[in-house]
Background: This is a predicted structure of a 77-nucleotide RNA (transfer RNA) from a Thermoplasmata archaeon. Its Rfam family is "tRNA". Rfam's curators write: Transfer RNA (tRNA) molecules are approximately 80 nucleotides in length. The coordinates come from a structure-prediction model, not an experiment, and the mean pLDDT is 82.
RNA sequence: GGGCCUGUAGCUCAGCCAGGUAGAGCAUCUGGCUUUUAACCAGGUGGUCAUGGGUUCGAAUCCCAUCAGGCCCGCCA
Numbered sequence: 001g002g003g004c005c006u007g008u009a010g011c012u013c014a015g016c017c018a019g020g021u022a023g024a025g026c027a028u029c030u031g032g033c034u035u036u037u038a039a040c041c042a043g044g045u046g047g048u049c050a051u052g053g054g055u056u057c058g059a060a061u062c063c064c065a066u067c068a069g070g071c072c073c074g075c076c077a
Stems, first nucleotide, its partner, number of pairs: 001073007010026004020057001028044005050066005
């Protein structure tokens, strides 16, 4: 330098292909249960869908650029 993959809640990830209400588990908070803790049960909080732009009635999803990380190939030594 070239190609490919990944980026979504505090963490690990799904959702993307084929545009139409942003989700799960864990964690956290509250309540129940319990002598207490843990476990269990119920409910809640938590989001710039990496950033910017474009297409569209409508974009996490499609297109372009950029940023960050990873893998492979190439070049120099």